[in-house]
Context: one part of a larger RNA
């Protein structure tokens, strides 16, 4: 890991509500007694009215009572009576309250004990330390001195001395890591006459002792041992909770919370009642409403652009002061212009709401009372916005769809995207998103474009004689454009500047004039300045379009990431894109047949309760609420029925039911043992890092 047992809403007492059934303005007995049970067991029966509840209510209460409290009150009120009159016993069901209260799970916290044979420190009494090295104080002689002091040699043999074994500790390294060890081997290392070390007896206890002091030790446990009890502590946490099938179905929102992952109320599911008999809801239309959103707009409050133009102000002249000129300065208010606002509106929608009234579909729901819930992390989307960065698979609101709690087709693969809501079968049809060359069901479909880049099948500013379409405007058979031939001159070196300036550094202009077909006081390139090319402009050669803009379709560069990876692949030049056109494929949708099943109406059959049979209209589906089943053990019945001509149990087999399960035969087996009406529950297992056993 797997198998097989076992394993989780119970049970008692009280309340509610609902179904049943007794009596019924009553209902109902509790403990006890007696009787019966072969008896002082379980159980039964009887009796036993004590008590309960209900018929009456009001006040705190005395009280009073269809009334009663307040109150001065014969007022008003508040709560009751009448109208519109039922309760109580009990038994099942759901639920709440108190209890361990569906099951397991703490960390803790209290009490009562047991530990110092581990280890802390202490205390009595014992023990134990090879061997060497160092060589303190004294002492002793000698030299010294006046005598000491002091030296010098010897002796002595001191030290938390040294070096090293035993012992005793444990640096550093490896090895060992389901080890040989739950702390160890190997080597290498500290200390080793001391605060050493080490046997024995003893003392110190958990709210504590003990600690050269590490939250260290107190027996492999120590920020509070271990054991038993309180104890089934408490757990707003995790996990886990066992057979079927029918009906309806949520919510992840508000409000309040020492509240935020929890609760309680209301929302939103669900069940039964009830009265009304259409008072709910949707669509559409029409009438009638309020609005200050989107847009707009600048009169308002604010922001803000340029202009003209004025008070002020600053500069400069002037001036004792007062006045006063005068600007290439700033610069309010005003005017003209051009804008901007969620918290600006002299405007001002669509939509949405809201109220009437008609229509139109329908199996009508609203409401109100009662019983039970769940939900209170929500998620993506497409639309109005806040926040952020007009970022996030981001976060916070509104309005809608999906999921959630939705299966089945599309989107290669994919909770929220498109289509579509799966009752069951069906070797039928039709179509929806989407597709139709192969993989792979259906057109290499037909028309009339486009696109050359594999755009298709990823991106931007911004860039270009790509391509189609159109528009607009030169030139041009009086010859244009583009090539080729000639020219492209003179006054002049224009004038000034300069070292030099001659079309061509600069600078200056009334940039002029002749001569021409035609030629700027010159487009460039050149030279040190000229020189030389060259253009503009013109003539011939040739002979038909040719230029500059605009708008658009399609395409082309910009385009660098880490496994092949930006059509699903093959592979397309259509089997891309655009328009149109006509088939065709394509779901669990719609249809066809056949059948279950609810729920509602009719009908028939019946005491009902149901039962058929038509019609209509349903049938996804967590939390969940209702409903109806099967299975399992156990009691009556029942010492049944059956059973050695084989009982329960077991294996098997193509049986039979919507399921859950139920037969039947045949093997085995060897002695019990059903079905059916009832009735009671240790009543279902696949998970709970479950339990206990096997493998």
């Nucleotide at each position: 890991u797997c198998c097989a047992g076992c394993g989780a809403g119970u049970u008692a007492u009280u309340g509610u509500a609902u179904a049943u059934g007794g009596c019924g303005a009553g209902g109902u007995u509790a403990a006890g007694u007696u009787c019966u049970g072969a008896a002082u067991a379980a159980g039964g029966a009887a009796u036993g009215g004590a008590g309960c509840c209900g018929a009456a209510g009001a006040g705190a209460a005395a009280u009073c009572g269809a009334g009663u409290c307040u109150g001065a009150a014969a007022a008003g009120g508040g709560c009751g009576a009448u109208a519109u009159a039922a309760g109580u016993c009990a038994u099942a069901u759901a639920u709440a309250a108190u209890a361990g209260a569906c099951c397991c799970g703490a960390a803790a916290c209290c009490g009562g004990g047991u530990g110092a044979c581990c280890u802390a420190u202490c205390c009595a009494u014992g023990g134990u330390c090879a061997g060497g090295a160092u060589g303190a104080a004294g002492c002793u002689g000698a030299a010294g001195u006046a005598a000491a002091a002091u030296u010098c040699a010897g002796u002595g043999g001191a030290g938390g001395u040294c070096c090293g074994a035993a012992c005793u500790g444990a640096u550093u390294g490896u090895c060992g890591u389901u080890a040989a060890a739950a702390a160890g081997g190997c080597a290498c290392c500290g200390g080793a006459u001391g605060a050493a070390c080490u046997g024995u007896g003893g003392a110190u206890a958990g709210c504590g002792g003990a600690g050269a002091a590490a939250u260290u030790c107190c027996a492999a446990u120590c920020g509070a041992a271990c054991u038993c009890g309180g104890a089934g502590a408490u757990a707003g946490c995790u996990g886990g909770u066992u057979c079927u099938c029918c009906u309806c179905g949520a919510a992840a929102u508000a409000g309040c919370u020492u509240u935020a992952g929890g609760g309680c109320u209301a929302g939103c599911c669900u069940u039964g009642a009830g009265g009304u008999c259409a008072a709910a809801g949707a669509a559409u239309u029409a009438u009638g409403g309020g609005g200050g959103u989107a847009g707009a707009g600048c009169a308002c409050u604010g922001a803000a652009u340029g202009a003209g133009g004025u008070a002020g102000g600053g500069g400069c002249c002037a001036a004792a002061c007062c006045a006063g000129g005068u600007u290439a300065c700033c610069g309010a208010a005003c005017u003209c212009u051009a804008u901007c606002a969620a918290a600006c509106u002299g405007c001002g929608a669509a939509u949405a709401c809201c109220a009437u009234a008609a229509u139109u579909a329908g199996a009508a729901u609203a409401c109100u009372c009662a019983g039970g819930a769940g939900u209170c992390a929500g998620a993506c989307u497409g639309c109005g916005g806040g926040a952020g960065c007009u970022a996030a698979g981001u976060u916070c609101c509104g309005u809608g769809g999906u999921c959630a709690a939705a299966a089945g087709g599309g989107a290669a693969a994919g909770a929220g995207c498109c289509c579509a809501g799966a009752c069951c079968g069906u070797c039928a049809a039709u179509u929806a998103a989407g597709g139709u060359c192969c993989c792979a069901a259906a057109g290499a479909u037909a028309u009339a474009g486009u696109u050359a880049a594999g755009u298709g099948g990823a991106a931007a500013a911004c860039g270009a004689u790509g391509u189609g379409a159109u528009u607009u405007u030169g030139c041009a058979u009086a010859a244009a454009c583009a090539a080729c031939c000639a020219g492209g001159a003179u006054g002049u070196u224009g004038g000034c500047u300069c070292a030099g300036a001659a079309g061509c550094a600069g600078c200056c202009a009334c940039u002029c004039a002749u001569u021409c077909a035609a030629a700027g006081a010159g487009u460039g390139c050149g030279u040190a300045a000229c020189a030389g090319c060259u253009c503009a402009c013109u003539g011939g050669u040739c002979g038909a379009g040719u230029g500059a803009a605009g708008u658009u379709g399609c395409g082309c560069g910009g385009a660098a990431a880490a496994u092949u990876a930006c059509c699903g692949g093959g592979g397309c030049u259509a089997a891309a894109c655009u328009a149109u056109a006509c088939a065709c494929c394509g779901a669990a949708a719609u249809u066809u047949c056949g059948g279950a099943u609810u729920u509602a109406c009719a009908u028939a059959u019946g005491a009902a309760a149901a039962u058929a049979u038509g019609u209509a209209a349903g049938u996804g589906g967590u939390a969940g609420a209702g409903g109806a089943g099967c299975a399992u053990u156990c009691u009556g019945u029942a010492g049944u029925a059956g059973g050695a001509c084989g009982a329960a149990g077991u294996c098997a087999a193509a049986g039979c039911g919507a399921a859950a399960g139920c037969a039947u035969u045949g093997g085995u087996g060897g002695a019990c043992g059903a079905g059916g009406c009832a009735g009671a529950a240790g009543a279902g297992a696949g998970a709970a890092u479950g339990c206990u056993g096997g493998a």